Molecule: THF (Tetrahydrofolate) riboswitch aptamer
RNA sequence: CACAGAGUAGAAUUUUGUGCGUUAAGUGUCCUUUGAACGGGGAGUUGUCGAAGGAACGAAAGGCUUUGCCUGCGGUACAAAAUUUGCAUCCCGCUGUU
Numbered sequence: 001c002a003c004a005g006a007g008u009a010g011a012a013u014u015u016u017g018u019g020c021g022u023u024a025a026g027u028g029u030c031c032u033u034u035g036a037a038c039g040g041g042g043a044g045u046u047g048u049c050g051a052a053g054g055a056a057c058g059a060a061a062g063g064c065u066u067u068g069c070c071u072g073c074g075g076u077a078c079a080a081a082a083u084u085u086g087c088a089u090c091c092c093g094c095u096g097u098u
Stems, first nucleotide, its partner, number of pairs: 002097004010085010020074003029055008040092004061071004
C1' cells in the first nucleotide's frame, strides 16, 4: 500500500411472568413540532426510536358461588429467557494475510 475480517447501541420473533383495557384506553396509519441513540475515536442522513399536539379509522366477549374471580380477546404495557438480525454512510483506529 492492497485485500479480508472482528466488535456496539439496539431491533425483530417466540415463550413465561406480572399488569392495563374490554364502560375502548392502548396498538397501528397520516400530518406538525421537538428530542435521543447510532462498533474504539470523529462526522452523521431522506434511515431508527421517543415525547407533545392534531386528523381519519377502529375491536370479542363469555361464565360463575357477582362488585370480584375464572376462561378468552387486544397488531395492549413492562420484565426475563431463547433464537435471529445488527455500525445507513464516510474518515481514522484494531486483527489477519501479502